[in-house]
């Protein structure tokens, strides 16, 4: 450096729900809680979902604005353990 995740160690992260808070909303935050996770670490760049608000020929059909990395890909980092 490349691909890998058998074994093993240290550890990390937190889904449903529940409490405070902020947001019209999707949902973010912070506390509590653990359903999974080897990238559940970083990024809305393409796909998806989803919200608000505006059109509409009333078809989620169209444009704006946004949420979502724990829906799929692209990009960037990275602990340890074997090859």
């Nucleotide at each position: 450096u490349u691909g890998u995740g058998a074994c093993g160690a240290g550890g990390g992260c937190a889904u449903a729900c529940c409490c405070g808070u902020c947001g019209u909303g999707a949902g973010g935050c912070g506390g509590g809680g653990a359903c999974g996770c080897a990238a559940a670490g970083c990024c809305a760049c393409c796909g998806g979902u989803c919200u608000u608000u505006c059109g509409u020929u009333c078809g989620g059909c169209g444009a704006a604005a946004g949420a979502c990395a724990g829906c799929g890909g692209a990009g960037c980092u990275a602990c340890c353990g074997g090859a």
About this RNA
c-di-GMP-I riboswitch aptamer from an uncultured Pseudomonadota bacterium, 83 nucleotides, folded computationally. The coordinates come from a structure-prediction model, not an experiment, and the mean pLDDT is 87. It matches the Rfam family "c-di-GMP-I riboswitch aptamer". Its family is annotated with cyclic-di-GMP binding in the Gene Ontology.